[in-house]
RNA sequence: GCGGAUGGCCGGAUGGCUGCGGGCCCGGCGACGGGUUCGAGGAAAGUCCGGACUCCACAAGGCAACGGUGCCGGGUAACGCCCGGCCGGGGAAACCCGAGGGAAAGCGCCACAGAGAAGAGACUUCCCCAGCAACGGGGUAAAGGUGAAACGGUGCGGUAAGAGCGCACCGCGGGACGGGCGACCGGACCGGCACGGCAAGCCCCACCGGGAGCAAUGCCAGAUAGGGAUCGCGCGCCGCUUGCGGCAGGGCCGCCUUGGCCCGAGCGAUCCGGGUAGGCAGCUUGAGCCUGUUGGUAACAGCAGGCGCAGAUGAAUGGUCAUCGAUCCCCGGAUCACGGUCCGGGGCGAACAGAAUCCGGCUUACAGGCCAUCCGCGCGC
Numbered sequence: 001g002c003g004g005a006u007g008g009c010c011g012g013a014u015g016g017c018u019g020c021g022g023g024c025c026c027g028g029c030g031a032c033g034g035g036u037u038c039g040a041g042g043a044a045a046g047u048c049c050g051g052a053c054u055c056c057a058c059a060a061g062g063c064a065a066c067g068g069u070g071c072c073g074g075g076u077a078a079c080g081c082c083c084g085g086c087c088g089g090g091g092a093a094a095c096c097c098g099a100g101g102g103a104a105a106g107c108g109c110c111a112c113a114g115a116g117a118a119g120a121g122a123c124u125u126c127c128c129c130a131g132c133a134a135c136g137g138g139g140u141a142a143a144g145g146u147g148a149a150a151c152g153g154u155g156c157g158g159u160a161a162g163a164g165c166g167c168a169c170c171g172c173g174g175g176a177c178g179g180g181c182g183a184c185c186g187g188a189c190c191g192g193c194a195c196g197g198c199a200a201g202c203c204c205c206a207c208c209g210g211g212a213g214c215a216a217u218g219c220c221a222g223a224u225a226g227g228g229a230u231c232g233c234g235c236g237c238c239g240c241u242u243g244c245g246g247c248a249g250g251g252c253c254g255c256c257u258u259g260g261c262c263c264g265a266g267c268g269a270u271c272c273g274g275g276u277a278g279g280c281a282g283c284u285u286g287a288g289c290c291u292g293u294u295g296g297u298a299a300c301a302g303c304a305g306g307c308g309c310a311g312a313u314g315a316a317u318g319g320u321c322a323u324c325g326a327u328c329c330c331c332g333g334a335u336c337a338c339g340g341u342c343c344g345g346g347g348c349g350a351a352c353a354g355a356a357u358c359c360g361g362c363u364u365a366c367a368g369g370c371c372a373u374c375c376g377c378g379c380g381c
Stems, first nucleotide, its partner, number of pairs: 001377010012324007020039008041352001045363002048361005053213004066209005071085005086100001087098004101204002106202002108198003123144002126139004152170006171193001172191003177186003217281004227272007236247005249263005288307008328347008
């Protein structure tokens, strides 16, 4: 100098003018006015996990169902998160990735191709016998071929050809013993090999799990409508079985007669209670943040000191001007190991995004820049 890996940080700056929301102070009876101070993020996002908090349900325990988690040890309020390991896979390395319990409890599935896909099998071959030959009878699974996967692999022996048939090594199964808290690692010796894969298929095992969510929940409480209680006035007359009958009254069927149908009990005042709009609480001091130090490999924990850090509710955190501006683009010049680098001038003018009860995580989006550590290559000393 180039290429890569990991972890962390920043993510436009300064000033003027002018708004918006919260707190405090001052003035004012009040409406309001003035001053001062604070006012988005690393993800505020997705709402995917875990909690705090609130209401509902619930003696306790067990069983069953359903959902989730799944190597080991530690951290944590808890977790499916984090840290440190183990095993497997990738990379030359730094390092990265893994839903990583059980396939000898049972069931199921294994496309296409292939002889054969789980208790099997022979397509092309190879070998023996008979035959002139086509072909027939038998042996075999070494070689070829199919497939994601083929019932151990390589070599030597052996054989008619072959085959764990025999042997050596590797693999596999068991395993005394040793190491480690553990996952696991090593392994004397034994066994010719029996037991294919899939559990993000059912299932088995172990562990965890009541439901709903701040539009939770509690308090105050308007108008209108409706409910209840009390009081006052009223409800044509008669009868009683108290809601019916008779008589009378009013309205309608255009008018009259007959007849038919309908109507006749509320009104006012005071008080009570439920709920809506609205307001208040919940609402931001909390498993808080920063610095130092101690313990620990680390996650993290302890101690000491310091800090005060948005609370809106159709929802504030904005606009504009000036100066400066990273990156990028264009032009000119210099240099070069032709990849670039440096100098001068000009242009554009900053990514993703935005609180809504609050925390701990995960995931996703993100122009560009900075720092630290590590790996590899080249050159110089």
Model confidence (mean pLDDT): 76 of 100. Predicted 3D model of a 381-nucleotide RNA (Bacterial RNase P class A) from a Paracoccaceae bacterium. The RNAcentral record of the sequence draws on ENA. The organism belongs to Paracoccaceae, within Bacteria.